The RNA shown here (Bacterial RNase P class A) has 332 nucleotides and comes from Duganella rivi. Its mean pLDDT, the model's own confidence on a scale to 100, is 78. RNAcentral holds the sequence, with entries from ENA. The source organism's lineage runs through Bacteria, Pseudomonadati, Burkholderiales, Oxalobacteraceae and Duganella. It is recorded under the gene name rnpB. Rfam family: Bacterial RNase P class A. It is annotated as a ribozyme.

[in-house]
RNA sequence: GAAGCAAGCCAGACAGCCGCUGGUCAGUGCGUAAGGCCUGACGGGAGGAAGGUCCGGACUCCAUAGAGCAGGGUGACGGUUAACGGCCGUCCGUCGAAAGCCUUCGGGUAUAAGGCGAGGAAUAGGGCCACAGAGACGAGCGUAUUAAGUUACGGUGAAACGCGGUAACCUCCACUUGGUGCAAUUCCAAAUAGGCACGCGAUGAUGUUGCUCGCGGAGCGUGCGGGUAGGAAGCUUGAGCGCUGGAGUAAUCCAGCGCCUAGAGGAAUGGCUGUCAUAGCGCAGGUUCGCCUGCGCCGUAACAAAAUCCGGCCUAUCGGCUUGCUUCAACU
Numbered sequence: 001g002a003a004g005c006a007a008g009c010c011a012g013a014c015a016g017c018c019g020c021u022g023g024u025c026a027g028u029g030c031g032u033a034a035g036g037c038c039u040g041a042c043g044g045g046a047g048g049a050a051g052g053u054c055c056g057g058a059c060u061c062c063a064u065a066g067a068g069c070a071g072g073g074u075g076a077c078g079g080u081u082a083a084c085g086g087c088c089g090u091c092c093g094u095c096g097a098a099a100g101c102c103u104u105c106g107g108g109u110a111u112a113a114g115g116c117g118a119g120g121a122a123u124a125g126g127g128c129c130a131c132a133g134a135g136a137c138g139a140g141c142g143u144a145u146u147a148a149g150u151u152a153c154g155g156u157g158a159a160a161c162g163c164g165g166u167a168a169c170c171u172c173c174a175c176u177u178g179g180u181g182c183a184a185u186u187c188c189a190a191a192u193a194g195g196c197a198c199g200c201g202a203u204g205a206u207g208u209u210g211c212u213c214g215c216g217g218a219g220c221g222u223g224c225g226g227g228u229a230g231g232a233a234g235c236u237u238g239a240g241c242g243c244u245g246g247a248g249u250a251a252u253c254c255a256g257c258g259c260c261u262a263g264a265g266g267a268a269u270g271g272c273u274g275u276c277a278u279a280g281c282g283c284a285g286g287u288u289c290g291c292c293u294g295c296g297c298c299g300u301a302a303c304a305a306a307a308u309c310c311g312g313c314c315u316a317u318c319g320g321c322u323u324g325c326u327u328c329a330a331c332u
Base pairs, nucleotide, nucleotide: 001328002327003326004325005324006323007322008321009320010319012276013275014274015273016272017271018270020045021044023042024041025040026039027038029037030036047303051314052313054312055311056310057309058308059181061179062178071177072176073175074174075173076090077089078088079087080086091119092117093116094115095114100109101108102107120172121171125170126169127166128165129164137162141154142153143152144151185233186232187231188230195224196223197222198221199220200219207215208214240259241258242257243256244255245254246253247252277300280297281296282295283294284293285292286291
């Protein structure tokens, strides 16, 4: 330098102005049954997948003496973890090149880095085996042969005259497995209408204008309790993140130091302007024909957006950067 792989990272930047959301502080501002609201200042505010909701956990409530059966799940060996069907290592199988080897120059072949594998059992039993082939699972059939279905061979096909293949078909074996999802769950609690208790009321309550008269005519008052609207908790300090050192091949674990990084709830995280950088397009020039340089246009450019929280898996993804491995070539 060429080719082939693997891993990690970024996901426009800066400035100004105007908003939204929740936090802290301030106010001789306002208000509710309660929570609160308003104004100002300060600092916080989406992702690598926040996605699919496919696995595993935390947490929650329900169920639950114990044992067994049924049903579900997993499946080489060892390790890792809170746990897993994840991850790591090894074995086995399989794929894997423009290089290697062989070549009849058509091609063939073993591999590297690396990728992939639901990778237990086929002598417990049942089922199934496309196309081709006379015949596809259990023996028959054809030819030759022999005392004798006695022995040998049989185009096709993955498998053929045999105690073959298939368990991602039932099954067997081993291990494992309760259900429910934050709309879980818990607390506080109006108005109105039911409910209960007590008291008053046709000897006229309550209402109608504060009182009297008049009118009207059956409820009214107080207390308690449940549920609803509404509010609060759950709710973000956590199997947390960063750096350094150590153990281990690795996944991972241990120690020290530092950091706090959205918390909405019919659901905020946005908009405008300017400058620069990326992508794209056009023109001109240069070129070793790979591309490079200059100018102009465009105006952010892929997938996509939290919703109780974690660990994974899967899927989507413009463009770019970094590191490592293998093979070959060149140079030293």